[in-house]
RNA sequence: GGAUGAACGCUGGCGGCGUGUCUAAGGCAUGCAAGUCGAGCGGGCCUCGUGUUUUUAGCACGAGGUUUAGCGGCAAACGGGAGAGUAAUACACUGGAACAUACCCCCGAGACGGGGAUAACCCUGCGAAAGUGGGGCUAAUACCCGAUGGUCUUCCUAUCAUAAUUUGAUAGGAAGUAAAGAGAGUCACCUCUCGCUCGGGGAUUGGCCAGUGGCCUAUCAGGUAGUUGGUAGGGUAAUGGCCUACCAAGCCGAUGACGGGUAGCCGGCCUGAGAGGGUGUCCGGCCUCACGGGGACUGAGACACGGCCCCGACUCCUACGGGAGGCAGCAGCCAAGAAUCUUUCCCAAUGGGCGAAAGCCUGAGGAAGCGACGCCGCGUGCGGGAAGAAGCUCUUCGGAGUGUAAACCGCUUUUCUGGGGGAACAAUCCCGAUUCAAUCGGGAUGAGUGUACCCCAGGAAUAAGGGACCGCCAAUCACGUGCCAGCAGCGGCGGUAAGACGUGAGUCCCAAGCGUUAUCCGGUUUUACUGGGCGUAAAGCGUGCGUAGGCGAUCAGCUAAGUUUCUGGUCAAACCCUUUUGCUCAACAAAAGGACGGCCAGAAAUACUGGCUGAUUAGAGGCCGGGAGAGGCCAGCGGAACGUGCGGUGGAGGGGUGAAAUCCGUUGAUAUCGCACGGAACACCAAAAGCGAAGGCAGCUGGCUAGAACGGCCCUGACGCUGAGGCACGAAAGCGUGGGGAGCAAAAAGGAUUAGAUACCCUUGUAGUCCACGCCCUAAACGAUGGGUGCUAGACAUUGGAAGUGUCGACCCUUCCAGUGUCGCUUCAAAAAAGCUAACGCGUUAAGCACCCCGCCUGGGAAGUACGGCCGCAAGGCUAAAACUCAAAGGAAUAGACGGGGACCCGCACAAGCGGUGGAUCACGUGGUUUAAUUCGACGACAAGCGAGGAACCUUACCAGGGCUUGACAUGCUGGUAGUAGGAGCCCGAAAGGGUGACGAUCCUGACAUUUUUGUCAGAAAGCCAGCACAGGUGCUGCAUGGUCGUCGUCAGCUCGUGCCGUGAGGUGUACCCUUAAGUGGGGCAACGAGCGCAACCCUCGUGGCUAGUUGCUCCGAGUUUUAGCUCGGAGGUCUCUAGCCAGACUGCCGUAGAUAAUACGGAGGAAGGAGGGGACGACGUCAGAUCAGCAUGGCCCUUAUGCCCUGGGCGACACACGUGAUACAAUGGCUGGGACAAAGGGACGCGAAGCCGUAAGGCGGAGCAAAUCCCAUCAAACCCAGCCCCAGUUCGGAUUGAGGUCUGAAACUCGACCUCAUGAAGCCGGAAUCGCUAGUAACCGGAAAUCAGCCAUGUUCCGGUGAAUACGUUCUCGGGUCUUGUACUCACCGCCCGUCAAGGG
Repeated sequence: GGAUGAACGCUGGCGGCGUGUCUAAGGCAUGCAAGUCGAGCGGGCCUCGUGUUUUUAGCACGAGGUUUAGCGGCAAACGGGAGAGUAAUACACUGGAACAUACCCCCGAGACGGGGAUAACCCUGCGAAAGUGGGGCUAAUACCCGAUGGUCUUCCUAUCAUAAUUUGAUAGGAAGUAAAGAGAGUCACCUCUCGCUCGGGGAUUGGCCAGUGGCCUAUCAGGUAGUUGGUAGGGUAAUGGCCUACCAAGCCGAUGACGGGUAGCCGGCCUGAGAGGGUGUCCGGCCUCACGGGGACUGAGACACGGCCCCGACUCCUACGGGAGGCAGCAGCCAAGAAUCUUUCCCAAUGGGCGAAAGCCUGAGGAAGCGACGCCGCGUGCGGGAAGAAGCUCUUCGGAGUGUAAACCGCUUUUCUGGGGGAACAAUCCCGAUUCAAUCGGGAUGAGUGUACCCCAGGAAUAAGGGACCGCCAAUCACGUGCCAGCAGCGGCGGUAAGACGUGAGUCCCAAGCGUUAUCCGGUUUUACUGGGCGUAAAGCGUGCGUAGGCGAUCAGCUAAGUUUCUGGUCAAACCCUUUUGCUCAACAAAAGGACGGCCAGAAAUACUGGCUGAUUAGAGGCCGGGAGAGGCCAGCGGAACGUGCGGUGGAGGGGUGAAAUCCGUUGAUAUCGCACGGAACACCAAAAGCGAAGGCAGCUGGCUAGAACGGCCCUGACGCUGAGGCACGAAAGCGUGGGGAGCAAAAAGGAUUAGAUACCCUUGUAGUCCACGCCCUAAACGAUGGGUGCUAGACAUUGGAAGUGUCGACCCUUCCAGUGUCGCUUCAAAAAAGCUAACGCGUUAAGCACCCCGCCUGGGAAGUACGGCCGCAAGGCUAAAACUCAAAGGAAUAGACGGGGACCCGCACAAGCGGUGGAUCACGUGGUUUAAUUCGACGACAAGCGAGGAACCUUACCAGGGCUUGACAUGCUGGUAGUAGGAGCCCGAAAGGGUGACGAUCCUGACAUUUUUGUCAGAAAGCCAGCACAGGUGCUGCAUGGUCGUCGUCAGCUCGUGCCGUGAGGUGUACCCUUAAGUGGGGCAACGAGCGCAACCCUCGUGGCUAGUUGCUCCGAGUUUUAGCUCGGAGGUCUCUAGCCAGACUGCCGUAGAUAAUACGGAGGAAGGAGGGGACGACGUCAGAUCAGCAUGGCCCUUAUGCCCUGGGCGACACACGUGAUACAAUGGCUGGGACAAAGGGACGCGAAGCCGUAAGGCGGAGCAAAUCCCAUCAAACCCAGCCCCAGUUCGGAUUGAGGUCUGAAACUCGACCUCAUGAAGCCGGAAUCGCUAGUAACCGGAAAUCAGCCAUGUUCCGGUGAAUACGUUCUCGGGUCUUGUACUCACCGCCCGUCAAGGG
């Protein structure tokens, strides 16, 4: 995708044609479904007539009608239903011989004579009923007897045909078997019609036999006693063990008997390109069944759906004695079920039964009804109608969508409603012509039906839904929800922005339907015949021998089974295909035609296959010859080692391990020497070597024995290959019995290791290992590769044999032929061509190209398990499932990541050093705790002196309380407002805020007044008030974001274009060699180039030159001063310096090494040398790293509060823990005094000099300075000199605390810094562990600045001063780079993943 006898959900206008209990072959109320014939018969009844009777009535006779009952005939064996059973007594196709066939057709012959009964009816009995008994009468186309009869039946004889004693035909003989009447006419006779009997033939139908074909199961392997056959008999329509007796012992079976399961079979139907697969509803053929089981009767036909008998179950009636019943006929009911219809109409048509016929019967059938159950058709309107109403949805707020859709205008009327008309299906039949031929005329008969169809009128009127919209798969947004609710065919969605859930809008698909479920086929070459595989994905039996089977060399002849061709028959109809036709079309129906193919028969052909015969030698085998080998079995022998025993020497250890211990040893070990004994295994040779079918095989010698190779080309003559079953062999372990036991060594013991260590290590040690015999039968029994044959470039090594050359001979060498093994690792030689393969790889030892045979596979787990069977002493082996469960399990390769893998390399990474941290006290930060609040963020590295480069208020985001509500701030709109806005003062209040309120403006326009100034009025701006939009939010989400930053990492990497390689992912380039700090450079290379990174360009320091010369520098003079210095004036452009421009360094030069290169090392020169030092600069990306609280920003949330203001508090709490620091623990020190030398900064709400005061902090003071000028800032400190201290909790250390002060600031209580005096804690160098630093670095020392009123700064950033030590080296730790390797990892080793884990049992 297609399909269905479907069901379910939502929805539903019409018609046609079909179709409708798949389940309980469960049970059934009621009605109907098989009768008919009076022209077979006798009655009854009705009507009429005649006779009798006075009439009615009655009686008798006759005619007509009726047919309810009965006798009789035919039918009832058909038609209709169902699919339980049945795996073959069935079915389909094709054949066959030993049969029957009512009614029908044809032919021949016939129907004579007679007889006795019996229903109905009458009488009577029994019984509740169903029913039934007795007596009496009667008819027939009922029954019986006799006659006749043949070509009938049986038997006998003869002849012919035939293979036949069979069968058939002909002739003859013997015996046997028939019959029915009725009706009509012109009815005495006769004729006609329908019947009757016998025989033959036909047609039709049925019975029987055979071949072929169609399910699963071998975890069903043996089955069978009437079984198999024969003889005789019986039985049947007929063959036959169909039945019986006797005889024989057969018969069937791996080509699957027997058993089990399932099932009606077929034509067909569905699907499929086909081959196939599935199926058997409707229609048709056959079979089987009729409540379950059994049986026969009648009959042409039955073992009989609406017949009988018996048994059983069930239901019903009953007077309890006994009876009745059979819907799997049509309707209908109950039940069951997901589920399947009306107790309708009619015999008008078709067909059937009966009848001479009319006709009767017919739930067969024809119709209608119900169900969208299916197929087909139609409709629900058509045209116009806006840059496009409303509503709704979305929105970037502009708009967009729904959408010409609607409204509205025009038109039409299928359908609908009303009205009118109105078929076909009808001819049989009856009457007449004319007689029951035929024909003609007239008339009657319609369930469906006033239906189909046609016409008129009305009016868009009566008529649209379902599913889907993440991918597969066509169609997307919004809201709600928040791993919830839910969806789901698979992948998978949902944890706060869900195109996947729910709703809405829109869209897509189909449409009176649309979806879902179930089932089948397809896709699926995923059972592979067409058309698959088995080295690693599932799959080669462990190996051989060999049975059946399959397959098989060359030549010739015969045959004609396979094969091919032709002809004939058959394969029902329907169905299918083609054409045509009929319903308006279609579905549907009708007519005509039809292929391939199946089976059977006949004829022909003979290439191939088969069969038979003959022949050949290339396959195969044999024989002969000389060789090779760890092939097998048995026996004997040998040396080394080991162990033990004995003896000698010797004297303290040995043994063992990473280190030890257990253990052995003064009763003398180990070591060493000698002797003896024992068992097992065989060093060197030895190899990619050899042999064997595999397992496997190794000292030497002998015996027995098997196979292979080579050479000869002598023999046989296809004897071959494979091989289901079968048989044999089969490592190790294991088992049985008996030996043996040196070493080794499961189990066991001890010692260690460890958290534990039932292990790895050590010391012991038993089975076992060894032998003989017997079992077991498995393995990663592997080349994970079954065997055979042929074909398709080779190269190397090696084993064996032969030939040639050569030699006295042998060896070596060369060449050729045949065979075996290998193509593998390091230096060498190509694992290479073609081909194959998913790739890896294979590649004459194929996994290539072909053929033959066997075995095996069909998702993972459960499971190579259970059950069953077979084997085994056992252990166990072989064979071998399912339930259930999963959406995978796998293979090969790719890129990464990782490794207690490898190689190379780098980094203060380790090492080598110096100084620290971790201990103390304090400071700061963090966690925790506490709290009304201790605001928030940051959390390994990459949080923690971080955001914060300044928390007493402010900051401030937190808490308490007091307040405000268009708001502290922005924009806009409406209305109002002149004593308006503002507002001193006063009142309440902590303030904010609230109240009151003297006073009191102002812009613009117009008008009026006014000399001006100015005033008044109106509008209006601003302001204010009220209100509306809105403001506001440090509220949430850094996992929605921008921006910025950290980190790997200043690591050397990350990529692209084109080309090339690969099926592809991807690779190459970028690997390799040398080199570098560097993917830096050189070489090389299927790569060639390029980009982002590296480097360089930029800043700074280091040298020099030029330019410039004040405020800087130098010099001179003057003044002052004890000098130094300072001040003033002048000069200079040298020096220092300042700050701008240049120069300089490039491996440029020399040498050595190196591929002559890149480059490295050394040297010269130089201020500086190989990147001179430092800085800025951070590739592709990683960590959902950090930040919504710096800012911006989507979404969500608050709106008299989560916004805003204020006061106070908190962010400063304190049992603790961590991080970063400061100061120390002292003598390389502390203290006192004296004496030197910087750089870089800052300064106007500022830096602030001198001088004076104060012990000091500081105060007073105010010069100078917007700065190379003045100030911070004098002498910077470490340092140097001198002195004291004398190793002590100290003259170390300074915490803490007390007192008194200074300064800033509204304000130092919570909670500032500083000063003075006093106090004087811990601490004597710091456990495990851990940090920084490679040179002007570490360490030590001070200076400045930002922030800032002040400062909790010991922080941060910058500046200079003094100024080291060490680096052997890359094993280890950490991090990183390149290549390589393994991988079951890929949120990537902080991965993945295994076992155990309630109770009970085994």
The prediction has a mean pLDDT of 84. Predicted 3D model of a 1402-nucleotide RNA (small-subunit ribosomal RNA) from an uncultured bacterium. The RNAcentral record of the sequence draws on ENA and SILVA. Rfam family: Bacterial small subunit ribosomal RNA.